Overview:
RNAcentral holds the sequence, with entries from ENA, Greengenes and SILVA. Predicted 3D model of a 1487-nucleotide RNA (small-subunit ribosomal RNA) from an uncultured bacterium. Model confidence (mean pLDDT): 82 of 100.
[in-house]
RNA sequence: AGAGUUUGAUCCUGGCUCAGAAUGAACGUUGGCGGCGUGGAUUAGGCGUGCAAGUCGAGCGUGUACCCCGCAAGGGGGAAAGCGGCAAACGGGGUAGGAACGCGUAGGUAACGUACCCUUCGGACGGGGAUAGCCACGGGAAACUGUGGGUAAUACCCGAUAACGCCGAGAGGCCAAAGGUGUGAUUCCACCGGGGGAGCGGCCUGCGUAGUAUUAGCUAGUUGGUGAGGUCAAGGCUCACCAAGGCGAAGAUGCUUAGGGGGUGUGAGAGCAUGACCCCCACCACUGGGACUGAGAUACUGCCCAGACACCUACGGGUGGCUGCAGUCGAGAAUCUUCGGCAAUGGGGGCAACCCUGACCGAGCGACGCCGCGUGUGGGAUGAAGGCCCUUGGGUUGUAAACCACUGUCAGAGGGGAUGAAACGGAAGGGGGUUCUCCCUCUUCCCUGACAUAGCCUCAGAGGAAGCACGGGCUAAGUUCGUGCCAGCAGCCGCGGUAAUACGAACUGUGCAAACGUUAUUCGGAAUCACUGGGCUUAAAGGGUGCGCAGGCGGUCUGCUAAGCAGGGUGUGAAAGCCCCCGGCUCAACCGGGGAAUUGCGCCCUGAACUGGCAGGCUUGAGUGAGAUAGAGGUGUGCGGAACUUCCGGUGGAGCGGUGAAAUGUGUUGAUAUCGGAAGGAACGCCAGAGGCGAAAGCGGCACACUGGGUCUCAACUGACGCUGAGGCACGAAAGCCAGGGGAGCAAACGGGAUUAGAUACCCCGGUAGUCCUGGCCGUAAACGAUGAGCCACUAGCUGGGGGGCGGUUCGGUCCCGUCCCCCCCCAACGUACAAAGUGUCAAGUGCACCGCCUGGGGAGUAUGGUCGCAAGGCUGAAACUCAAAGGAAUUGACGGGGGCUCACACAAGCGGUGGAGCAUGUGGCUUAAUUCGAGGCAACGCGAAGAACCUUAUCCUGGACUUGACAUGGCGGGAUGCGUGACCUGAAAGGGAUCACGCUGCCUUCGGGUGAAACCGUCACAGGUGCUGCAUGGCUGUCGUCAGCUCGUGUCGUGAGAUGUCGGGUUAAGUCCUUCAACGAGCGAAACCCCUGUCCCUAGUUGCCAGCUUUCAGUUGGGGACUCUAGGGAGACCGCCGGUGUUAAACCGGAGGAAGGCGGGGACGACGUCAAGUCAUCACGGCCUUUAUGUCCAGGGCUGCACACGUGCUACAAUGGGGCGUACAAAGGGAAGCCAACGCGCGAGCGGGAGCAAACCCCAAAAAGCGUCCCUCAGUUCAGAUUGCAGGCUGCAAUUCGCCUGCAUGAAGCCGGAAUCGCUAGUAAUCGCAGAUCAGCUAUGCUGCGGUGAAUGUGUUCCUGAGCCUUGUACACACCGCCCGUCAAGCCACGAAAGUGGGGGGCACCUAAAGUCGCUGAGCCAACCGCAAGGAGGCAGGCGCCCAAGGUGAACUCCACGAUUGGGACUAAGUCGUAACAAGGUAACC
Repeated sequence: AGAGUUUGAUCCUGGCUCAGAAUGAACGUUGGCGGCGUGGAUUAGGCGUGCAAGUCGAGCGUGUACCCCGCAAGGGGGAAAGCGGCAAACGGGGUAGGAACGCGUAGGUAACGUACCCUUCGGACGGGGAUAGCCACGGGAAACUGUGGGUAAUACCCGAUAACGCCGAGAGGCCAAAGGUGUGAUUCCACCGGGGGAGCGGCCUGCGUAGUAUUAGCUAGUUGGUGAGGUCAAGGCUCACCAAGGCGAAGAUGCUUAGGGGGUGUGAGAGCAUGACCCCCACCACUGGGACUGAGAUACUGCCCAGACACCUACGGGUGGCUGCAGUCGAGAAUCUUCGGCAAUGGGGGCAACCCUGACCGAGCGACGCCGCGUGUGGGAUGAAGGCCCUUGGGUUGUAAACCACUGUCAGAGGGGAUGAAACGGAAGGGGGUUCUCCCUCUUCCCUGACAUAGCCUCAGAGGAAGCACGGGCUAAGUUCGUGCCAGCAGCCGCGGUAAUACGAACUGUGCAAACGUUAUUCGGAAUCACUGGGCUUAAAGGGUGCGCAGGCGGUCUGCUAAGCAGGGUGUGAAAGCCCCCGGCUCAACCGGGGAAUUGCGCCCUGAACUGGCAGGCUUGAGUGAGAUAGAGGUGUGCGGAACUUCCGGUGGAGCGGUGAAAUGUGUUGAUAUCGGAAGGAACGCCAGAGGCGAAAGCGGCACACUGGGUCUCAACUGACGCUGAGGCACGAAAGCCAGGGGAGCAAACGGGAUUAGAUACCCCGGUAGUCCUGGCCGUAAACGAUGAGCCACUAGCUGGGGGGCGGUUCGGUCCCGUCCCCCCCCAACGUACAAAGUGUCAAGUGCACCGCCUGGGGAGUAUGGUCGCAAGGCUGAAACUCAAAGGAAUUGACGGGGGCUCACACAAGCGGUGGAGCAUGUGGCUUAAUUCGAGGCAACGCGAAGAACCUUAUCCUGGACUUGACAUGGCGGGAUGCGUGACCUGAAAGGGAUCACGCUGCCUUCGGGUGAAACCGUCACAGGUGCUGCAUGGCUGUCGUCAGCUCGUGUCGUGAGAUGUCGGGUUAAGUCCUUCAACGAGCGAAACCCCUGUCCCUAGUUGCCAGCUUUCAGUUGGGGACUCUAGGGAGACCGCCGGUGUUAAACCGGAGGAAGGCGGGGACGACGUCAAGUCAUCACGGCCUUUAUGUCCAGGGCUGCACACGUGCUACAAUGGGGCGUACAAAGGGAAGCCAACGCGCGAGCGGGAGCAAACCCCAAAAAGCGUCCCUCAGUUCAGAUUGCAGGCUGCAAUUCGCCUGCAUGAAGCCGGAAUCGCUAGUAAUCGCAGAUCAGCUAUGCUGCGGUGAAUGUGUUCCUGAGCCUUGUACACACCGCCCGUCAAGCCACGAAAGUGGGGGGCACCUAAAGUCGCUGAGCCAACCGCAAGGAGGCAGGCGCCCAAGGUGAACUCCACGAUUGGGACUAAGUCGUAACAAGGUAACC
């Protein structure tokens, strides 16, 4: 500090997610030791048991049991209980309530209290009467309690004394006490009244301290006053009376939530979250109420009452309160021992000893957290074994282990031992305080450890001690196997459908380590609520517009002030914590000391620039006035013409109207058209403009009346009067609503006609609300510049238009010029800002201050509540749930029923075909035991197949055989044979079986032999597979397409994807070339180079050729190289020349010359890429499968099967023909298991025969159309030839399934072919024949070549198809065969409504009313005082009253849950119907 994720890619916006730190945690796996911490977060749910507050005999009485001394007498001590004193209000626990002076902070208290402690001033005199305990007698189960008697005090009471106290203006009045110890007390400990202090508390105040406005009004003791009461104390705290106030948008009241702070977590900080442990404060103590005692409580382990719950009970009545420490149950994911000790620290009591202390100190349990230590160290390569991987070479685990040598931490055993302990106290002694029993101090001795145990020594021995998560990216770390969209993983993106680094396992690696992961939560990253530190044209976001209260902000000068502000000082900001320094535990965690910090608040002093305040000025902001002025600004009234419709009349006579085409409609009852007239309503042509006006909505004929605003000039007046503006008020298009009018045209709904698969639409014919007027509602729009208003203020300009004013000019706003102002528009730039597009003085730039609004998409502007409205509906406005995106701008493509330019037998113009017939052939389908397989729009279908009778031939079928195999290599064993030919048995063959004969049988050799090669047999590895996957692949091929494209380097532009170049203007067949240009160059393609062909030349002259000569007429022969030809080499064509056009260019057009002219014709040659195109069956190859079979061999059958359908062809339908006869002229090929001449036979196929030829020599070989002539005469024919019969020929082992050919006979369909569709632009189409490959033969009409004859048409680009370039739109990018919407149907989820049902909460009213304070009463009762007494004073019980908890009743409010049914929404598999949107989305879309 960032990263992943929207896209084909990019930038941005924006959400989601991750890496970090943390926790009182929990869960999973694992687990050696120690130190320090920490541990009921949920049910403030219920609790058995024990303990958690007592102490004082030096206050008191009684003094039993008992103990000590003593012979005894006697003395000393003394438990429990009681009176009395102090404590029990602390300490300990919890966080329910409480949104509050509760807490925090700073102050106030002249409005207060304070026991114990310190200090100081004084005092302590004299009396009295009771009562517990106790004794006696009772009641009761118990708890407990009654009566009588009698007793003490530091208990109680009275009197005295009485101020520096209290009351009071004063005079004056009033108020206390207790003793104890001790031989001994003014002196020690206590006691009383004052003053002061310390510490602790009460009350009050400023400021700070949650959410919600879908809570907007709240309040009767309420607010204040007077008086009184009450309290320690001010106060409506309480009461009486009086007044009518008080609080609230700076959020009252209500509702919901919550203990607050120091701090803690995180963070750079600001913040955000949090409030365990520790400290401070508050509050609570079973729930609610109440007081008593006391210095202090309205009291956790006190009291009374009510309630719930639990327990005891003799049923009459009682008892209890763990939110103390342990512990238990329950609920829960979850939180410990019914431990030890007062040794330390602290607290209570006591003179003290001492007692008490679940405070505390310790131990125990829990890896809950932090910190530390260990599980060994060194050496050790044959890199062992095993595991895993492997290209089989090896690699890795890995110095890891073994092995060798050491060490001894921790744990274990034994020993010894520091510290936490020093005080108090006791004893003795010394010094000081004048005396002392008291205090201070010093020395010595004595007493005190629950618990823990450092460090040390000894022993043994590497011995007892490693796991968890992860390895696709983010994110460190990968291989193999298994699995096969299954099982599963997943924090996000996403993995898994047969080669998964993502699932599971193994091996290995990475990270951390006594832990590691997961889950939950907080902060961070997130500048993703933005104070620091964000935004609002198009991403979410400017209110429709104005006026304006509050609020915020505000020109200029002077003076004062000192609130803000600034400086200095000071007080406070507890301790702990954080930070720094130092120190103590071996280190660390932990702990101690010191410092800093604590950004805050208060007080004092100072300053006066700025903000504020007060006072006084100013004129430039703002406004007023005077004069002038433009305008569809507004409201009302009146008037006008054109058009339209209707009505009346005339002319006229068949249609009109409407559409893509029609029809509905209308018309002979006279329409349309046309003329005249009348009526009506609405809107105002031209002018008219980027024009004007208005706040916006909006405003358009003319005139008048009323009226708002603007502008200019003058500089007369006011003197900051200003800007913005939450609420509020007003205006506010269209549609809509109410009431009343009006209604020509137009026109939702509706009717009809078309279109269509449908057409509740688009188109057409009609047509009602409405549109218009008046009055009243509504209050919304893509109310848009998607841009709030303002002020300015500021920030180069250039060009231009419009309106207005002023001045000059002019007769004149006629033109022109100058100047100023206002309004406005367009182009466009430096700079600047932006994601870009764009904006750019009219800012979306730089600043100011104010308002509104936004925070991922969907759900949803929905639900609910409130409010407004007559209604429709508006305003305000969520959540559950769900998704990993939704989005903006721009880029490259692709696409468009977008546009422009251009090309192609693309169309058109032509010629000939296909589609109809018969047949051939391929395919589909059907059939079959099998009809092997592949190819599938173009680009499969006379294709693989350039030859299926057997063979071919295959997982084709039926059947029979073989198993190291039909074929290859190697190892081992055997053994010397084995192979070929012929014969035997069986068999369909293959194969199996057995025997014989003949021939052959390597190399070396010293001929003794050696070697054992080849071969054979057995066996093991393996062979084999036309088995699968062309979606694992190579190679090859098709196609777009011989289309003109596809790219790169450098530079430049852009944040970037990318662009530029490659665009534009010309030109070309061409990205061909030229030119311009931020491009300049280059590459792959195009072209050229290569081959054939067309002309000429040179060379050569056989087997080819022959002008002349010769010839037996055959280039035969001699001769010849001239010619043809052959086959080698060259020449030739380049827009080179001329003219024109063009930019002076490229180039184009025309011409000359030339065999050939603008690429001369043809071929080979196929850019980057596309189609997961084709091929695993040419071949090769990964993986998988198979191994007496999916391999191999064989026989027979099938691939030829036939109701049909399609493709490609052949032959025809005839006279440009058919047939007969005659007669010419090619090219290119092939030939030895071959081509085959002459000659003979046969009607013929063919047969016989045999010459020649391995070929420019011989043969195939006849070319055919053509030409000449004869017949046929338009017919199913002298056309056409299918089909069938018979007879033959040939090849071959074999023509039945299933060959070709011949002859004779037979003589089908067919008379030019529907929709549709194919080829071709010249030696082309058409037509004619010839040859070859394959091949024994052939189903070839196919294919590949060859030549002969030889046209027509077009010079165009509207349309169809395809293609190229530029441009445009896009929601497409698997790219239009795209994307995508809504209903319906199914499943599931959450939510809303709903007759109602159940429950919670806080108030209100009424009834009832315990305990209790207070008041009144008090006839009953009573020791202290007065009084001789009677009695009095005083007190108490009892009674009454106010208040009041709980309870009861009632009417409302509010929240939660459930609810038949119902509503929409989200998500789901490839369901149904249509096609709404994205392209002009096929009716532009949207509000």